Predicted 3D model of a 690-nucleotide part of an RNA (large-subunit ribosomal RNA, domain II) from an anaerobic digester metagenome.
Its Rfam family is "Bacterial large subunit ribosomal RNA". Rfam links the family to the GO terms structural constituent of ribosome and ribosome.
RNAcentral holds the full RNA, with entries from SILVA.

Context: one part of a larger RNA
RNA sequence: GCCUACGAGUUAGUCGUCACCAGCGAGGUUAAGUACUUAAGGUAUGGAGCCGAAGCGAAAGCGAGUCUGAAUAGGGCGAUAGAGUUGGUGGCGCUAGACGCGAAACCUUGUGAUCUACCCAUGGCCAGGCUGAAGGUCCGGUAACACGGACUGGAGGGCCGAACCAGGAAACGUUGAAAAGUUUUUGGAUGAGCUGUGGGUAGGGGUGAAAGGCCAAUCAAACUGGGAAAUAGCUCGUACUCCCCGAAAUGCCUUUAGGGGCAGCCUCGGUAUAGUUUUGCACAGGUAGAGCUACUGAUAGGAUGCGAGGGCUUCACCGCCUAUCAAAUCCUGACAAACUCCGAAUAGUGUAAAAUGGUUACCGGGAGUGAGGGCACGGGUGCUAAGGUCCGUGUCCGAGAGGGAAAGAACCCAGAGCAACAGUUAAGGUCCCUGAGUGUGUACUAAGUUGAAUUAACGAGGUCUGGCUGCAGCGACAGCUAGGAUGUUGGCUUGGAAGCAGCCAUUCAUUUAAAGAGUGCGUAACAGCUCACUAGUCGAGCGGCCGGGCAUGGAUAAUAAUCGGGCAUAAGUACACCACCGAAGCUUUGCAUUGAAUACGUAAGUAUUUUCUGGUAGGGGAGCAUUCCAAACAGCGGAGAAGAUGUGUCGACGAGGCAUGUUGGAGCGUUUGGAAAAGCAAAUGUAGGC
Numbered sequence: 001g002c003c004u005a006c007g008a009g010u011u012a013g014u015c016g017u018c019a020c021c022a023g024c025g026a027g028g029u030u031a032a033g034u035a036c037u038u039a040a041g042g043u044a045u046g047g048a049g050c051c052g053a054a055g056c057g058a059a060a061g062c063g064a065g066u067c068u069g070a071a072u073a074g075g076g077c078g079a080u081a082g083a084g085u086u087g088g089u090g091g092c093g094c095u096a097g098a099c100g101c102g103a104a105a106c107c108u109u110g111u112g113a114u115c116u117a118c119c120c121a122u123g124g125c126c127a128g129g130c131u132g133a134a135g136g137u138c139c140g141g142u143a144a145c146a147c148g149g150a151c152u153g154g155a156g157g158g159c160c161g162a163a164c165c166a167g168g169a170a171a172c173g174u175u176g177a178a179a180a181g182u183u184u185u186u187g188g189a190u191g192a193g194c195u196g197u198g199g200g201u202a203g204g205g206g207u208g209a210a211a212g213g214c215c216a217a218u219c220a221a222a223c224u225g226g227g228a229a230a231u232a233g234c235u236c237g238u239a240c241u242c243c244c245c246g247a248a249a250u251g252c253c254u255u256u257a258g259g260g261g262c263a264g265c266c267u268c269g270g271u272a273u274a275g276u277u278u279u280g281c282a283c284a285g286g287u288a289g290a291g292c293u294a295c296u297g298a299u300a301g302g303a304u305g306c307g308a309g310g311g312c313u314u315c316a317c318c319g320c321c322u323a324u325c326a327a328a329u330c331c332u333g334a335c336a337a338a339c340u341c342c343g344a345a346u347a348g349u350g351u352a353a354a355a356u357g358g359u360u361a362c363c364g365g366g367a368g369u370g371a372g373g374g375c376a377c378g379g380g381u382g383c384u385a386a387g388g389u390c391c392g393u394g395u396c397c398g399a400g401a402g403g404g405a406a407a408g409a410a411c412c413c414a415g416a417g418c419a420a421c422a423g424u425u426a427a428g429g430u431c432c433c434u435g436a437g438u439g440u441g442u443a444c445u446a447a448g449u450u451g452a453a454u455u456a457a458c459g460a461g462g463u464c465u466g467g468c469u470g471c472a473g474c475g476a477c478a479g480c481u482a483g484g485a486u487g488u489u490g491g492c493u494u495g496g497a498a499g500c501a502g503c504c505a506u507u508c509a510u511u512u513a514a515a516g517a518g519u520g521c522g523u524a525a526c527a528g529c530u531c532a533c534u535a536g537u538c539g540a541g542c543g544g545c546c547g548g549g550c551a552u553g554g555a556u557a558a559u560a561a562u563c564g565g566g567c568a569u570a571a572g573u574a575c576a577c578c579a580c581c582g583a584a585g586c587u588u589u590g591c592a593u594u595g596a597a598u599a600c601g602u603a604a605g606u607a608u609u610u611u612c613u614g615g616u617a618g619g620g621g622a623g624c625a626u627u628c629c630a631a632a633c634a635g636c637g638g639a640g641a642a643g644a645u646g647u648g649u650c651g652a653c654g655a656g657g658c659a660u661g662u663u664g665g666a667g668c669g670u671u672u673g674g675a676a677a678a679g680c681a682a683a684u685g686u687a688g689g690c
Base pairs, nucleotide, nucleotide: 001690002689003688004687005686006685011096012095013094015093016092017091018090019089020088021087022086023085024084027051028050029049033045034044035043036042055062056061065077066076067075068074099237100236102234106227107226108225110223111222117201118200119199120198121197122196123195124194125193126191128160129159130158131156135152136151137150138149139148140147164188165187166186168185169184170183171182172181203219205215206214207213240623241622242621243620244619245618250263251262252261253260254259264369265368266366267365268364269363270362271361272360275356276355277354278353279352280351281350282349283348289342290340291339296336297335300332301331302330303329307325308324309322310321311320312319372397373396374395375394376393377392378391379390380389381388402413403412404411417591418590419589420588422587423586424585428581429580430579431566432565433564437578439577440576441575442574443573444572450568451567458553459552462550463549464548465547466546467545468544469543470542471541479537480536481535482534483533485510486509487508490504491503492502516531520529521528592613595610596609597608598607599606600605624679626676627675628674629673630672631671632670633669635668636667643663644662645661646660647659648658649657650656
């Protein structure tokens, strides 16, 4: 991992409540007990008791009233409006382990120191080598000691190193040879040493040279039995089929926030008849917008300038001035969620008409939900950040399949009863992959831009196009040829300043076809080159500005690249048009289902019309299968039961049923009822097998 078996809403209470069925009914009903039958699943008796028929009050009590109260007031609860009760079945609740499995823990009775910690008693063990303390003897030495030397001696938690004990390092081992080892290396090795045997200390206790260590492979409180099915607002699991409806992730409160209570939303039953949409009419409102000389505030520039600052004047007052600040007023401009002189659209309320109907409300039974999420729009918060967060309105996902977007919960299209080798469309597409146009017409793009989704400020004789305007056969624009002069080196300044460092200005005048007291380069200053301007040549368009389209630079991400790919100059972009493809949409044909209406029928039901049939949590309905019991079938069976394994067939080709072949070898079924140890894929489920 697979297979087989087992494996989870049960049972009880004369407890509650609701529905249905049955009996009796202003009543209903017996319990224990007793009697009688039978041997059951009884019958009779028994009215004690219980529920109901009357309530109010704390109570005495009164009573269709009563309590409060001084009250005949007012108010509260009642009556007026009559249905209960007993039993059965089912739904739900309560009390019990209460759908099943699951703690860590707590308490209590005992068992453990053969492991290990420490202690007690009594034994045992430590190769060999080294060092050489005290003391002693002799000699030297001293007044005597002290002291020195040699020899002797054999101390030490002394040294080296086996046994023994330990476990510092590494490798191996890691389903091991081993639930702690092996190898190499290392530490102690006469000591606080190691060790044998016997004994002691026990669980909030021991023991501990102290690591929360150890106390039998178990220790921040051992192990065993019991309380005990502890508790678990937590996790997981919870078993056959079909049909109808179908949520919620919100509000308030919560020692509450991943749990609950009430309400909301779902379903079933009942009772009523409302509900919804559109249009008309009538309403209330202060949002969007707008406005502010209409308030409250905020606010840029200007005008005027109360007042202030500064200056002048003066002995002082007065007075005068101002490149300063500035109240108020005026002009222009302009802001606001907590501003409004104004003010929509929508939405909302009422009413009338029309249309529409799993449509609304209430009462009662049963729930689930109370972690929501994406998108669009209106906002708050944040950075006008987030697949962020918090509200509102809508929608979808959740609980929604199908087609499109290469691929994708919620984006676009569209809501799947079943069947069909029929048709037609939506979004989106039609060169190939790949169903359908290498479609038509006119433009644009040259960047593979683009053909998915995102790019900016800014830059640019890319290119197409619209508008305004200037010059031009009296010859424009560009090019070429030639001129571009004189007073004059204008004046000033300056070392110099001559068109061209700088300053000044009636930048003037002359000759001219034209030529600036000079556009740029250049020189120390001149010179030189050039421009404006002019003539000639040439011969038809040439400039400037403002827009629009498509392109271009800006352009940058971490494993080669790519529009989904191939590729494409259209198979790109824009506009217009015609075809076609394309879904579980719609249509066609057949069949089934739900509700409603009508007809027939006592009813069950049947027929017609119409309608409906996605679905998680969840509510409701109808069935299938298994085991046992009762009755019937005077059912089947060694001429072969159950079971196993094939085949065929029926039913909604649903749970499943029936027939039959082979096997098997002794019991089994059908119908109508009843009762349940009543259905497995999952629980790191339990046991067995492989």